Model confidence (mean pLDDT): 84 of 100. Predicted 3D model of a 469-nucleotide part of an RNA (small-subunit ribosomal RNA, 3' major domain) from an uncultured bacterium.
Context: one part of a larger RNA
RNA sequence: UGACGGGACCCCGCACAAGCGGUGGAGUAUGUGGUUUAAUUCGAAGCAACGCGAAGAACCUUACCAGGUCUUGACAUGGUGUUUAAGGCCCUAGAGAUAGGGAGAUAAUAAGCACACACAGGUGGUGCAUGGUUGUCGUCAGCUCGUGUCGUGAGAUGUUGGGUUAAGUCCCGCAACGAGCGCAACCCUUGUCUUUAGUUACCAUCAUUAAGUUGGGGACUCUAGAGAGACUGCCGGUGAUAAACCGGAGGAAGGUGGGGAUGACGUCAAAUCAUCAUGCCCCUUAUGACCUGGGCUACACACGUACUACAAUGGCGCAUACAACGAGUUGCGAGAUGGUGACAUCAAGCGAAUCUCUUAAAAUGCGUCUCAGUUCGGAUUGGAGUCUGCAACUCGACUCCAUGAAGUCGGAAUCGCUAGUAAUCGCGGAUCAGCAUGCCGCGGUGAAUACGUUCUCGGGGUUUGCAAU
Numbered sequence: 001u002g003a004c005g006g007g008a009c010c011c012c013g014c015a016c017a018a019g020c021g022g023u024g025g026a027g028u029a030u031g032u033g034g035u036u037u038a039a040u041u042c043g044a045a046g047c048a049a050c051g052c053g054a055a056g057a058a059c060c061u062u063a064c065c066a067g068g069u070c071u072u073g074a075c076a077u078g079g080u081g082u083u084u085a086a087g088g089c090c091c092u093a094g095a096g097a098u099a100g101g102g103a104g105a106u107a108a109u110a111a112g113c114a115c116a117c118a119c120a121g122g123u124g125g126u127g128c129a130u131g132g133u134u135g136u137c138g139u140c141a142g143c144u145c146g147u148g149u150c151g152u153g154a155g156a157u158g159u160u161g162g163g164u165u166a167a168g169u170c171c172c173g174c175a176a177c178g179a180g181c182g183c184a185a186c187c188c189u190u191g192u193c194u195u196u197a198g199u200u201a202c203c204a205u206c207a208u209u210a211a212g213u214u215g216g217g218g219a220c221u222c223u224a225g226a227g228a229g230a231c232u233g234c235c236g237g238u239g240a241u242a243a244a245c246c247g248g249a250g251g252a253a254g255g256u257g258g259g260g261a262u263g264a265c266g267u268c269a270a271a272u273c274a275u276c277a278u279g280c281c282c283c284u285u286a287u288g289a290c291c292u293g294g295g296c297u298a299c300a301c302a303c304g305u306a307c308u309a310c311a312a313u314g315g316c317g318c319a320u321a322c323a324a325c326g327a328g329u330u331g332c333g334a335g336a337u338g339g340u341g342a343c344a345u346c347a348a349g350c351g352a353a354u355c356u357c358u359u360a361a362a363a364u365g366c367g368u369c370u371c372a373g374u375u376c377g378g379a380u381u382g383g384a385g386u387c388u389g390c391a392a393c394u395c396g397a398c399u400c401c402a403u404g405a406a407g408u409c410g411g412a413a414u415c416g417c418u419a420g421u422a423a424u425c426g427c428g429g430a431u432c433a434g435c436a437u438g439c440c441g442c443g444g445u446g447a448a449u450a451c452g453u454u455c456u457c458g459g460g461g462u463u464u465g466c467a468a469u
Stems, first nucleotide, its partner, number of pairs: 004465002007463007015453002019417005026308008034299002042053002064294007073119001077118002079115006089102005121283002124281003130277002132272003135268001137266001142181006148157003161172003187260004192228007202217002206215002231254001234248005310410001314369006326357003331350002335346004376407001381402007423445007
């Protein structure tokens, strides 16, 4: 000087408290540990690993295992010789890789084959050799520098103090005076208005129609460009006449309006050599390469994260209303027909403000069930199917019929959330042939509570310490 304290003081945060809903009990999904296995590839490990890398393991992926194969190699550059092909198509053997044969055409700075060597190759090791990237403390308010001054020096001062703020934010004071990285603002989005522009969007007035359908309109909605608007600007009070705080007016919005992006110096030898790059070490007829099949999907068990429930604020049936974000040509697929249905057949339109996905669901109205392991709940299992795909046995999703487990609100403990939030309801997208209870978005309905800072946890500042080193 730091770090630390079951020292002191000040302050903050869904940190506690006040509330609402969960997890922990059940079933299932998923990840992990463990065990098993020929293999169950590898990594991630308190917070900050565990629906994490993986935005999607049937083959492929794939790195693992078994077996079958190759050795200048699946991939790159270079030499010599040789062929005119190689690939694709057909036939034969084979699980295939591969090997043999055949037909037929194109192509010449090209391609294949053979040989030899330099080399290739490695998801092999080391993240404690590294770059790059990332998490975390933490969007916490801090971290420093120049000159000056003080101190023998390490260092101090500035950055402390009095107020104030979300903020080292600002004001005042002061041996300090200034400055930098952070804070804030500038950026995106959302909330109000004006204006410009009206097609594929819109429809008040005038016609017209089954229908904004058509003529027409440029008002409204909306779209997307440009502006305006909020600055403690105005008023009152408090304050030191300051900064600021409290209340008010006007206003769509008020004191950072809401949300996002943005992450200082550094900490954890934090994570990643398996995105990539890379030093060193290691393998080189194998730790490289190809193929078939299997495995990553196992299952006495333990944990994390979710979904569905245990019901009447509900289940079921019928009727009926209102979104937003997005995606689409190897695609979205209207409509018609067939099927109880998953779906199939035919097929319009649309590279999309035009067409389609796309009937949103909860809600609302009517009816029914009447508290029961039930008309709750849907696991499991049997049967029959649909679709994708060379191929659904290991190991896909969905449909129909039957079956109808556990579960009656969950011990100790523990998590999230302060407003269009929690809770609840559906919708879309990426990945993707197929596969979503996960993830990323979107809108609908829409609460309760906060006295307060004693306590728990984390953090910031000042101060103190005879503890340990």